[in-house]
Context: one part of a larger RNA
Parts: sequence; C1' cells; structure tokens
RNA sequence: CUGGGCAUAAAGGGUGCGUAGGCGGUGUACCAAGUCGGAUGUGAAAUCCCUUUGCUUAACAAAGGAACUGCAUUCGAUACUAGUAUGCUAGAGGGUAAAAGGGGCAAGCGGAAUUCUAGGUGUAGCGGUGGAAUGCGUAGAUAUCUGGGAGAACGCCGAUGGCGAAGGCAGCUUGCUGGGUUACUUCUGACGCUGAGGCACGAAAGCUAGGGGAGCAAACAGGAUUAGAUACCCUGGUAGUCCUAGCCGUAAACGAUGGGCACUUUGUUCUGGGGGGCCUGAUCCCCUCGGAGCCGUAGCUAAUGUGUUAAGUGCCCCGCCUGGGGAGUAUGGUCGCAAGGUUAAAACUC
Repeated sequence: CUGGGCAUAAAGGGUGCGUAGGCGGUGUACCAAGUCGGAUGUGAAAUCCCUUUGCUUAACAAAGGAACUGCAUUCGAUACUAGUAUGCUAGAGGGUAAAAGGGGCAAGCGGAAUUCUAGGUGUAGCGGUGGAAUGCGUAGAUAUCUGGGAGAACGCCGAUGGCGAAGGCAGCUUGCUGGGUUACUUCUGACGCUGAGGCACGAAAGCUAGGGGAGCAAACAGGAUUAGAUACCCUGGUAGUCCUAGCCGUAAACGAUGGGCACUUUGUUCUGGGGGGCCUGAUCCCCUCGGAGCCGUAGCUAAUGUGUUAAGUGCCCCGCCUGGGGAGUAUGGUCGCAAGGUUAAAACUC
C1' cells in the first nucleotide's frame, strides 16, 4: 500500500464561505492521452519453474526449454475516462407572484418588579433559620400611601412551536438587511458536490481602555453548624454580570451521529405554502411541495437502539482512530497583553 472502523467501546473538525485538489447529468461528431489487441526489438548471466543428464543417492553441478508479468517503437480498436467542438434540460442558478418566522444590525418607546431618595401616616420591632445569631431599627426601621431617580430583565401569549451554518435568538414600534419555502415552468444552460491550506463567525468565563452599576454575586468579612467546617445555611459584600471599542478562540461548542446525491413497507401529530372536492365560506375530506416530532416494517447493530430527519442500500469528497497510564503533558514552532490556545512526542510503566 492493501485492510478495519468513528451514536454509547479509541475516533466527526465548534460552524460556515471558499483556493488548490478529488469527483461529476445528457446527445452527436472529432481525437486517440489513459484503456485494450497484434507485430518487432529489448528484458546479460546466474537464480526460480519444467524435462533430461553427471557424481552410488541427495545436496550440488551440467544441457535444453519455459519464464523474466517490464520498457521502447510501430500498426490497429474506440465501449468507458480524459481532451476539442457543438447541442439539450431532469442538476444548479436567475425571473415573476405569494405567504411564514424570538434570523441579524440600529434607533425610539412601554409596563410590572427591585432598590435608592423626598414627604405623609404610624410604633417597636423587622429580618432571617431546622432552631438561632451576626445584621437593620426610637437619630423612627419593618408595614402602608404619594412624588422623583437608577439599572437590569422582559410575566401572560409560550408550545412537545418558530428562525438561524453553528454559537445562538423573545416586551412593543420604526428603519436598514441576510437566508429559506411555495406556485408559475418564463430565462441561463452543468454554471455542480466536497474541500488540504486560507478567511470569517464563534456560549460562558477571562483580559485592555472608557463608561455604567438596581438586583445578583466568585474572592473576602462576620454569624451559625461541626470533632474540625478554609463548605453546605444566614447577614453583608468587591471584581464580574450591563454598554462602547478591541482581544481571547475554548465548552458535555451534543443528535456525544461531517457534508452532498440517489434509492428503500406503513401509521400518526404539529408547522409553512399550493391544488382539488363537498353546498360559496369557516369546518371536513383527498392530493402535493418544504420543515419539526412520535411509534414502528424490512434491514442494520455486540446490545441498547436506529429505522425516508437511518445508525438501511450505494456513490463522491473532507476530518479523525489504532491498548491503559505517562499526556493533550515536555520540547520546538506558531498565535496571544496575559491567562493560555494550537500543533504534539519520548523514556518509563502495566
């Protein structure tokens, strides 16, 4: 190399866009590079194989043959692949019309709650717990009413529901903007799929600078508990959580399941369209395209399970795995302000 695998045993890259590369629908003509056939030359000898022969046999040796599966030249074949030319419309994309959506960005607005603050009423407690205490309160708290301020998050609707490539996205309105779906089958005419490197996006925490700071709350302080209690419980409380600009680049980044295409029994629910039927409609029934779930046939699977949203049957491309520990560590490279990320061993040991 061949070979076996990747839901849970080791193994799918966090996600997309895309370069090189790999792979690629259908007709005709040409070409003859791959491919196939013939011929010629060459493929040293020895070795290997076959048939004989020579040493008493064998090993060994000798003769003849075959073979040397290769290479070059040349003559042909043209189904497939490649190439050239010219077409096609079933893939892909565009157009027109329509509907859905927490998809993204920005600006403005809203109510409930919390807390602070000013004032009124009012008086001795409040708070907290398993029970307490720390804490707050006669300098008038808690409770209650009125006014004002601040920041953060958006109850009900709400779903087993929707959108997005993933991360993720939810009060309302407006503006800008991305993607997908359906119907018509009008246009282009293979323009496609995947994608090493590369580029972009990427929860939370963390970092830099400047704002902001209500609630919550690592660290920290105190009170309890306890043999102890650097915890669980309680009272406080700073970073942080929020915004702007820039880093970081990791997660059980999970469906622990890469992407694309085709094919393969059924049932049922939800969701976005279109068409038809019944009496026009709501409703109901049937058909159809797209999405999200449940059950389950065959098949697959070690089993669990999976099962047209495959883990079934095939093809194409990428990533990854190869006993446990050492170790996702050391060293070097590279990226980062740092924290650290990424790439990634060995000795040794079982």
Molecule: small-subunit ribosomal RNA, central domain
Organism: Planctomycetota bacterium